[in-house]
RNA sequence: GAUGCCGCUCAGGUGAUCGCUGGCAAGGGCGCGCAAGCGCCGGCGCGAGAGGAAAGUCCGAGCUCCACAGAGUGCGAUGCCGGGUAACGCCCGGUGGCGGAAACGCCGAGGAGAGUGCAACAGAGAAGAGACCGCCUCCCCCGGCGAGCGAAAGCGGACCGCGGGCGGUAAGGGUGAAACGGUGGGGUAAGAGCCCACCGCACGGGCGGCAACGUCCGUGGCUAGGUAAACCCCAUCGGGAGCAAGGCCGCAUAGGCAGGUGCCCGCGGGCCGCAAGGCCUUCGGAAAGGGUGACUCGCCCGAGCCUGCGGGUUGGCUGCUCGAGGCGCGCGGUAACGCGCGCCCUAGAGGAAUGAUCGCCACCGCCGGCGAGGAGACGAGCCGGCGGAACAGAACUCGGCUUACGAACGACGUCGACC
RNA sequence: AGGCGCGUAGCUCAGUGGUAGAGCACUACCUUGACACGGUAGGGGUCGUUGGUUCAACCCCAAUCGCGCCUA
Numbered sequence: 001g002a003u004g005c006c007g008c009u010c011a012g013g014u015g016a017u018c019g020c021u022g023g024c025a026a027g028g029g030c031g032c033g034c035a036a037g038c039g040c041c042g043g044c045g046c047g048a049g050a051g052g053a054a055a056g057u058c059c060g061a062g063c064u065c066c067a068c069a070g071a072g073u074g075c076g077a078u079g080c081c082g083g084g085u086a087a088c089g090c091c092c093g094g095u096g097g098c099g100g101a102a103a104c105g106c107c108g109a110g111g112a113g114a115g116u117g118c119a120a121c122a123g124a125g126a127a128g129a130g131a132c133c134g135c136c137u138c139c140c141c142c143g144g145c146g147a148g149c150g151a152a153a154g155c156g157g158a159c160c161g162c163g164g165g166c167g168g169u170a171a172g173g174g175u176g177a178a179a180c181g182g183u184g185g186g187g188u189a190a191g192a193g194c195c196c197a198c199c200g201c202a203c204g205g206g207c208g209g210c211a212a213c214g215u216c217c218g219u220g221g222c223u224a225g226g227u228a229a230a231c232c233c234c235a236u237c238g239g240g241a242g243c244a245a246g247g248c249c250g251c252a253u254a255g256g257c258a259g260g261u262g263c264c265c266g267c268g269g270g271c272c273g274c275a276a277g278g279c280c281u282u283c284g285g286a287a288a289g290g291g292u293g294a295c296u297c298g299c300c301c302g303a304g305c306c307u308g309c310g311g312g313u314u315g316g317c318u319g320c321u322c323g324a325g326g327c328g329c330g331c332g333g334u335a336a337c338g339c340g341c342g343c344c345c346u347a348g349a350g351g352a353a354u355g356a357u358c359g360c361c362a363c364c365g366c367c368g369g370c371g372a373g374g375a376g377a378c379g380a381g382c383c384g385g386c387g388g389a390a391c392a393g394a395a396c397u398c399g400g401c402u403u404a405c406g407a408a409c410g411a412c413g414u415c416g417a418c419c
Numbered sequence: 420a421g422g423c424g425c426g427u428a429g430c431u432c433a434g435u436g437g438u439a440g441a442g443c444a445c446u447a448c449c450u451u452g453a454c455a456c457g458g459u460a461g462g463g464g465u466c467g468u469u470g471g472u473u474c475a476a477c478c479c480c481a482a483u484c485g486c487g488c489c490u491a
Stems, first nucleotide, its partner, number of pairs: 001415004006410002009407002012361007020049002023046002028041005051391001055402002058400005063242004070297004075238005080094005095109001096107004110233002115231002117227002132173002134169003138165003142161003148155002181199006200222001201220008246318004256309006264285003268281005289301004325344008363388008373378001420490007429443004437474001445461005467483005
């Protein structure tokens, strides 16, 4: 110097003028009141005013409401181990695997020795499979050779070759992403975990570690291929809805029309009635229907409920910003983080403010000039001109993740040049 | 705020793990005096983008971009 990798920080500053949104609010005016004072109007002045992602809305919570949340099934999410945290699918540390030459990075890394399914094409065969070529035993036909038998014709063990058949064989070839442990040796008719050594795998045990796991020993003799971001199984977690939650006030409508369905029983009391009976009601039960936002049970409400049509209101205040808050120091912890002390208060709008213009300074780029030096190329720096300055805008509030994006600094790896 | 869907050839759409298709359009030829219709043949695809799972991805998963719909 180049390139890679990791971490951290910042998000231009300042002045003037003109605005915008909240807060505090002098002096003034008006109203009420005997007064103290209160309310309204208006607004000098002072002070504050977006982010690291305010974004996507992907997770987790706070808060609020739901006739408190119980059981089972379902559904969804998560998934190595330990820790952190209010909680998490986040973070930290470790284990194993993968990538990289390295710094370092990545992993949806439970289960395929429960079950079901899937695997195109190629290939003989794709899951407890398979004989296409090849290899081998045996048998048959043909041909050759031919010990030997026979008077001859001829027969003819063993051997060789072509062909065929019943079989054996998963070593070799070939297909494929994948071929039912791998390599080597023994063994065999040829072969094969058939046997042996090493490796892998499984099981058992010892040691280390909280654990994931690592390591060592023994046994087995291969039984157990892949896929769960296929169904599924196991474990853990999850009640639902969301600030348009919710609360208060105001305004409007006086509760319309049509259809369907329900309004039950008992003890007691009261009223009316000549009586039969009717009406009201405490309590208990039953019950149409409704709620518990997947279903069932359970629980709760229950005299109305359901469907369609029609009508009205579309204002204000609150929730609303002090919070698992920020910064600094110390201590504990490898770290995430925790504890203690001190300091600080930092937008609360509601179609939605946080801006605009002009200077100066700082930063970056280009051009021109000067410039110690140098043969030249070049050249720290200075001056002038022009241009640039990313992504992006709070909407109840936090903790994360993801995505977008400019610049500066530092540590480390590799390579090159020089000393 | 809560929820759902779509993106495949120029256009409209199929394809839900195993070589990406249809209709219209386009090109050439035949047919016609010429055109249309008709016939024959043909071309044309980053499957919105980027990663991952898998032997294999338009399809499964995640992130992202764009568009549309529903509820209050």
Overview:
This is a predicted complex of two RNAs, RNase P RNA and transfer RNA, with 491 nucleotides together. It holds a member of the Rfam family "Bacterial RNase P class A". From the family's description: Ribonuclease P (RNase P) is a ubiquitous endoribonuclease, found in archaea, bacteria and eukarya as well as chloroplasts and mitochondria.